[in-house]
């Protein structure tokens, strides 16, 4: 430096759900809380998936299609950092 995560060791992260908040909303945040996690550390670069708010358009005026510039790193790949162990 590379593989790999079988046992072991420290340490770390928190799904659902509650409450509070912000936000159209999808979802975000802080507590609480553990399914689950070796990158569930960071990065919206490709794919994918969710909301549709400006907006455009269509209307019976009730609405309703189309929209990402919003979100998702706990969907997958890429990029970039790192702990142990074992070979």
């Nucleotide at each position: 430096g590379a593989u790999u995560g079988a046992a072991a060791a420290u340490a770390g992260c928190a799904a659902a759900u509650u409450u509070a908040u912000c936000g159209a909303a999808a979802g975000g945040u802080a507590a609480a809380g553990a399914c689950g996690c070796a990158a569930a550390g960071c990065u919206a670069c490709g794919a994918g998936u969710c909301u549709a708010a400006a907006g455009u358009c269509c209307u019976g005026u009730a609405g309703g299609a189309c929209a990402a510039c919003g979100a998702u790193a706990g969907u997958c790949g890429g990029g970039u950092u790192g702990c142990c162990a074992a070979u």